RNA sequence: AACACAUGCAAGCCGAGGGGUAAGUCUCUUUCGGGAGAACACGACCGGCGCACGGGUGAGUAACGCGUAUGCAACCUACCUUUGGCACGGGGACAGCCCGGGGAAACCCGGAUUAAUACCCGGUAUAGUCUAUUAUACACCUGUAUAAAAGACGAGAGCUACGGCGGCCAAAGAUGGGCAUGCGUGCCAUUAGUUAGUUGGUAGGGUAACGGCCUACCAAGGCAUCGAUGGCUACGGGGUCUAAAAGGAUGAGCCCGCACACUGGUACUGAGACACGGACCAGACUCCUACGGGAGGCAGCAGUGAGGAAUAUUGGUCAAUGGGUGGAAGCCUGAACCAGCCAUGCCGUGUGCAGGAAGACGGCCUUAUGGGUUGUAAACUGCUUUUCUACGGGACGAACGGCUCUGACGUGUCAGAGAUUGACGGUACCGUAGGAAUAAGCAUCGGCUAACUCCGUGCCAGCAGCCGCGGUAAUACGGAGGAUGCGAGCGUUAUCCGGAUUUAUUAGGUUUAAAGGGUGCGUAGGCUGGGCAAUAAGUCAGUGGUGAAAGUCCGCGGCUCAACCGUGGGAUUGCCAUUGAAACUGUUGUUCUUGAGUACAGUCGAGGUAGGCGGAAUGUGUAAUGUAGCGGUGAAAUGCAUAGAUAUUACCCAGAACACCGAUUGCGUAGGCAGCUUACCAGCCUGGAACUGACGCUGAUGCACGAAAGCGUGGGGAGCGAACAGGAUUAGAUACCCUGGUAGUCCACGCCGUAAACGAUGAUCACUCGCUGUUGGCAAUAUAGAGUCAGCGGCUGAGCGAAAGCAUUAAGUGAUCCACCUGGGGAGUACGUCGGCAACGAUGAAACUUAAAGGAAUUGACGGAGGCCCGCACAAGCGGAGGAGCAUGUGGUUUAAUUCGAUGAUACGCGAGGAACCUUACCUGGGCUUAAAUGUAUAUUGACGUACUGAGAAAUCAGUAUUUCUUCGGACAAUUUACAAGGUGCUGCAUGGUUGUCGUCAGCUCGUGCCGUGAGGUGUCGGGUUAAGUCCCAUAACGAGCGCAACCCCUACUUCUAGUUACCAGCAUUUCGGAUGGGGACUCUAGAGGAACUGCCUACGCAAGUAGAGAGGAAGGUGGGGAUGACGUCAAAUCAGCACGGCCCUUAUGUCCAGGGCUACACACGUGCUACAAUGGCCGGUACAGAGGGCAGCUACAUAGCAAUAUGAUGCUAAUCUCAAAAGCCGGUCUCAGUCCGGAUUGGAGUCUGCAACUCGACUCCAUGAAGCUGGAUUCGCUAGUAAUCGCACAUCAGCAAUGGUGCGGUGAAUACGUUCCCGGGCCUUGUACACACCGCCCGUCAAGCCAUGGAAGUUGGGGGUACCUGAAGUCGAUUGCCGUAAGG
Repeated sequence: AACACAUGCAAGCCGAGGGGUAAGUCUCUUUCGGGAGAACACGACCGGCGCACGGGUGAGUAACGCGUAUGCAACCUACCUUUGGCACGGGGACAGCCCGGGGAAACCCGGAUUAAUACCCGGUAUAGUCUAUUAUACACCUGUAUAAAAGACGAGAGCUACGGCGGCCAAAGAUGGGCAUGCGUGCCAUUAGUUAGUUGGUAGGGUAACGGCCUACCAAGGCAUCGAUGGCUACGGGGUCUAAAAGGAUGAGCCCGCACACUGGUACUGAGACACGGACCAGACUCCUACGGGAGGCAGCAGUGAGGAAUAUUGGUCAAUGGGUGGAAGCCUGAACCAGCCAUGCCGUGUGCAGGAAGACGGCCUUAUGGGUUGUAAACUGCUUUUCUACGGGACGAACGGCUCUGACGUGUCAGAGAUUGACGGUACCGUAGGAAUAAGCAUCGGCUAACUCCGUGCCAGCAGCCGCGGUAAUACGGAGGAUGCGAGCGUUAUCCGGAUUUAUUAGGUUUAAAGGGUGCGUAGGCUGGGCAAUAAGUCAGUGGUGAAAGUCCGCGGCUCAACCGUGGGAUUGCCAUUGAAACUGUUGUUCUUGAGUACAGUCGAGGUAGGCGGAAUGUGUAAUGUAGCGGUGAAAUGCAUAGAUAUUACCCAGAACACCGAUUGCGUAGGCAGCUUACCAGCCUGGAACUGACGCUGAUGCACGAAAGCGUGGGGAGCGAACAGGAUUAGAUACCCUGGUAGUCCACGCCGUAAACGAUGAUCACUCGCUGUUGGCAAUAUAGAGUCAGCGGCUGAGCGAAAGCAUUAAGUGAUCCACCUGGGGAGUACGUCGGCAACGAUGAAACUUAAAGGAAUUGACGGAGGCCCGCACAAGCGGAGGAGCAUGUGGUUUAAUUCGAUGAUACGCGAGGAACCUUACCUGGGCUUAAAUGUAUAUUGACGUACUGAGAAAUCAGUAUUUCUUCGGACAAUUUACAAGGUGCUGCAUGGUUGUCGUCAGCUCGUGCCGUGAGGUGUCGGGUUAAGUCCCAUAACGAGCGCAACCCCUACUUCUAGUUACCAGCAUUUCGGAUGGGGACUCUAGAGGAACUGCCUACGCAAGUAGAGAGGAAGGUGGGGAUGACGUCAAAUCAGCACGGCCCUUAUGUCCAGGGCUACACACGUGCUACAAUGGCCGGUACAGAGGGCAGCUACAUAGCAAUAUGAUGCUAAUCUCAAAAGCCGGUCUCAGUCCGGAUUGGAGUCUGCAACUCGACUCCAUGAAGCUGGAUUCGCUAGUAAUCGCACAUCAGCAAUGGUGCGGUGAAUACGUUCCCGGGCCUUGUACACACCGCCCGUCAAGCCAUGGAAGUUGGGGGUACCUGAAGUCGAUUGCCGUAAGG
């Protein structure tokens, strides 16, 4: 890639212009090289016409290039048409041909001769053209037409068949062009100034023609914020796509215009070109060459290479349409008409139609003996034949022209007849025959969006337009089945419009989401009060012209329909001209007073500028008094101070700021302004209505002002105080705190020009309910109260607003003008420009990145936020843990295994309420494979089992012995086979169930109503009160539910009933024991009741309720204790208690057995026990419970043993018998020691359980006698029958590692001022950028890699301006010998 091009073709024609005859045909001749002639014709040459059309492309161009509307009185026009006229006489050449020469070629040179419709001269023309003048008419910026007279200029060509064709002059027409003008026609202002032939004039030149188009001279103009100049991009239009329209985007095909033809320049010829297939020059490139020199231009049609995501045949014909030429036949025509290629687009058609259920087979899904779906789909039966195949027929497009014939005028023209002319094409179309025969894909199926399941995969592979899907049950990935959509197409990608009112003219916004300029003055501009009159620019109406055709729309028609085409209409919303209207806008004139202003009168104020004055405070200095500290902080230190500080007193000085008044106040345009006073300057407001008469509003650019900080020069400097120094704090502390302290703060002059410069709310005007306070006036008055104007505030309606809110001081309703906004980041950054002394300010992007950023409000959660309240939460107490030894659990380590789970609170004496084997899940080793159990079926057997023997660690295996019933059908059992198993394997993040915790905290919700656009709120908040969302009052809420409380159980008192195994007052008996008779009183047992409710009193309170050591009562304010656990939270715990989805194992991850392990041990932690002693240890004596357990059991009692225990024996299936108390009390001893404390550890000897105490049991006796003398930081429990302390019982269990757990009773305290603090919790309010909810969110730097952009010593290429040098072709001018009038030579 307007990149380069091989090859062929794309523009020629004319012999009826000319000289002629190279080739062809025919004839004659021939030495076979050739020669001659004729007709038809004709190469090259002279000449004529054409080649400026047709065809291609869009590089350039932001322009009178294009579009539209005009003008030329400033112009041209070959061929064509019409009209009038003419064509006389001469001359000189040049090609060709012939001869000669040069060159490789292209081609060139010389000589001789020659024709013409080629060239030249002379003459003619009453016509004509030009110049200046006059008259008339017209038009008027110039002039034009007619007439007159004067001067100047100016033509010709033949051929012929005698019909004609052609030539010249003049006028006119038609056609085509040239020039000029109004309007319209991209982006950038980070392009603001530009221009010297530039703008105009005069004169001349030049052109078809006007013109600085060119030249000379003169003047200094011209253009520009209504965007000049510059830069970038781009052919313009009719139209096309889209859109409701307005618009937006676009300029393929077709038509009109322009421009270009390898790049740049130039002219020639011609009617027309500065010429696509012409010329010259320069340049680049390619090719030929004999190296001397030459040739070329596909953006014509095909075609090639290259480039690219990508785009076709080196086809046929002039049959038709059109063009050139010719008198014509004809010739030429890659224009054109056709054919070829491409599903690229548009349109039409088909791939069959009907019947057909065993709802077939197969596939897929499933709750699986079955069902659903594919699906009337298929098979099968019948029918049709568009299409297809074969055969046959076969167009329209053709009418001209020429030829023949006929007729009328006359060798031609016109009319008619006949034959002739088709690339496409044997194509379209028609007929006959055959046979469902020849013909379906692509995308999608999570939502948007029509369409769903299974398998595979397991944050992998992958999907994705956006949201997003995928981490083991994926309708989202891949496959399958099915479904949906469209269909010879379907899907993807790119681009444009739409949706997007998301640039808003129609039709948006700016308090807080992006967005009001910091404020004023004011230029241009925009907008602008009432009356009258004129005008007609805008405006409106009518008419005329134009708005090409095609296209779009409508009607009709032609191809079988349609696409397509023909024809008619409409539209083309525009521009121009003309006629009219006069309401509105504009313009002009005149007038008015209400807008605006002036004058007058009176207030008001921290308004401004300059000067003067004042007191308090602070600091310095001097003097004095006075003595040891001062100062500072959370606490300190640095610092000051015996050289006398701080403190106190007196005096002097300095600078800065102005307490009280003081306020929700006042003033000012904003920034801002505060002691008092003087001078000057400015202003609002009010009042009456004297004056002007719309003088007004807004305001881009501009100008001025503009806090603080900062800068410059010079002053000043008390206090304060960036930087800085020191001291603290801290992990650090370049901070917060402290001690100092420089710039600065102050003044004068000059800069800077920014702020959360905020009411985050531009200015002006008008209108629109109220209540209340206040400042300054006015009028009237009585002080009050009411009115009115201008301000400053609060509250609340309508309305507005996303809401919060605003609400006569609008964010309401309207009008005018200005400024500004268009997702977040990059960035108010970079570059450029302007300003500034600088600091910096103003203006102000892009690449890239991102799905949000943001506003207001809601519910929660959280806060080193606030308020109220509660809890053994703290405090007040008592006793412990943490130190020791031991027990037990955990971590860690070790191991073949030390099975698994539980891990802050809410794991760790937990699952386990009891691991020697078993349990047991772990390890090692040895076995089994339908297995340990059960069922069904088949086959076999009479077993199975038991006993014995052998092997083995055992499981188990082998052997021997023994062995059923029967109605003979079988039953039963075993074995074998088949089907159903089994798994303490994984997932508690797939689950059920159960449980822990917040928390026995007081909360959590619903219905209806009401409020809010909505989320949601209200109720449930507020004031009280309570243990309590307990109750009361209030209340847009009224009620209700789950929780709280009560109802349930135990306990405290009592009544009644009932008395055995319990009890014993009275009576009797007695072995003196409620033992016996008896009793029913008491204790007690266990059933049913009562009793407590703030019920009574006092005080307070509206009430609820609270207080009172109140009364009474066994008990007093839920009497004490238990059970009971709202909605929910922690993906909390448990697949190993059980159940269960999915996955995994199946001679093993199942199952059996033996042994081992779960009991290991440098260590760390939790929970406990025992102690450290005298409130104690030891010895002796002595007393009193409750609740439980007991037959494979508890055991009285007796005997033996020091004892654990053993032996014997009795009672009890239990209010009967039994296990069975300790602290306490009485007496003795010990006397503060590592002990008569403490008991670990170890040695020995035993007892008991059990198949078995080695790993690895408990207990007894003797001996041994460790640590330990009250425990660091820290931490736990407990508020009364509680803590502390003392024993007892039970479950599990053969036994027991129990000091654990669960219960029971005995003895029996201390303390609570109180709610500041720690922890946890409840309610209300508040802030929030949190919502996985503070264990949140989030900021900055950084490794490696990647993306985009910038900088960089330099290097390289390109573009532009200006000045100068060299300078091709060409045009114009000047000069130029001889002959000729000239051509020409």
Molecule: small-subunit ribosomal RNA
Organism: uncultured organism